[in-house]
This is a predicted structure of a 76-nucleotide RNA (transfer RNA) from an Anaerolineales bacterium. It was read from a public genome assembly.

RNA sequence: CGGGGUGUAGCGCAGUUGGUAGCGCACCGCUUUUGGGAAGCGGGGGUCCUCAGUUCGAGUCUGAGCACCCCGACCA
Repeated sequence: CGGGGUGUAGCGCAGUUGGUAGCGCACCGCUUUUGGGAAGCGGGGGUCCUCAGUUCGAGUCUGAGCACCCCGACCA
């Protein structure tokens, strides 16, 4: 430098035809227990990487950029 992939809650990941952003773990509270662990119930937490565009409406479509990963080329 070229090609491809990924980017969504603290972590790991879903998200269907463009139409209210979710699951598990973790976290907080309550109950059970002498306590821990565990279980049950309830709750909090989001710039969907950034900017722009299309649209009544974008996590989803389009363009540019950024970060990371893989492959290839180049230089040494």